[in-house]
RNA sequence: CUCUUAUCCAGAGAGGCGGAGGGAACGGCCCGAUGAAGCCUCGGCAACCAAAAGACUUAACCGUUUUUUAAGGUGCCAAUUCCGACAGAAUGAUCUGGAAGAUGAGAG
Numbered sequence: 001c002u003c004u005u006a007u008c009c010a011g012a013g014a015g016g017c018g019g020a021g022g023g024a025a026c027g028g029c030c031c032g033a034u035g036a037a038g039c040c041u042c043g044g045c046a047a048c049c050a051a052a053a054g055a056c057u058u059a060a061c062c063g064u065u066u067u068u069u070a071a072g073g074u075g076c077c078a079a080u081u082c083c084g085a086c087a088g089a090a091u092g093a094u095c096u097g098g099a100a101g102a103u104g105a106g107a108g
Stems, first nucleotide, its partner, number of pairs: 001108008013042005021031003026084003043077003048073002050069007081100001086097004
């Protein structure tokens, strides 16, 4: 980098260095000198990978599901993935699906 698959309306920030951008891209709308990005330290969230127990299923394994744990590997800690963009329903609000993206696990 490509492919497969699951999830994405919940949750969780302080300090130091730094010094003007950031929220993927386009449009909007926001955040930012009461300090952006980035780096470091400490903290936290969550439960994808992990572990234990119960239930269902099975001849058994497998599988499905619920609860609990949080040491480790990732991830994350403004706004629903900030909103929209494409298609459909409704044509006012809105809803559903898709695309794109992010993250995990697996494969090449």
SAM riboswitch aptamer (S box leader) from Chloroflexi bacterium HGW-Chloroflexi-3, 108 nucleotides, folded computationally.
Its mean pLDDT, the model's own confidence on a scale to 100, is 83.
It was read from a public genome assembly, where an Rfam model found it.
The source organism's lineage runs through Bacteria, Bacillati and Chloroflexota.